[in-house]
């Protein structure tokens, strides 16, 4: 410097233009229990940034940054 991967709650993960944005872990509360655990129920809480396209964009298109892997 080319060239490819990705970036979604605290933390891991899906999403193939129709979003009310998934599930597993966490916070809280409540049930259960002698107590704790497990189990159940309920809550909270996320799409790196700017632009475009379109009726609708996490999904595509452009340009940043950031992380990473390849070859100089």
């Nucleotide at each position: 410097g080319c060239c490819g991967a990705g970036g979604u709650g605290g933390g891991g993960u899906a999403a193939c233009g129709g979003c009310u944005a998934u599930c597993c872990u966490g916070u809280a509360g409540g049930a259960c229990u002698g107590u704790g655990g497990a189990u159940c129920c309920u809550u909270c809480g996320a799409u790196c940034c700017g632009g475009g396209u379109u009726c609708a964009a996490u999904u595509c298109c452009c340009g940043g940054c950031c992380u990473u892997g390849g070859c100089c």
This is a predicted structure of a 72-nucleotide RNA (transfer RNA) from Candidatus Methanoliparum thermophilum.
RNAcentral holds the sequence, with entries from ENA.
NCBI's taxonomy places the organism under Archaea, Methanobacteriati, Candidatus Methanoliparales, Candidatus Methanoliparaceae, Candidatus Methanoliparum.
It matches the Rfam family "tRNA". Gene Ontology term of the family: triplet codon-amino acid adaptor activity. The family's RNA type in Rfam is transfer RNA.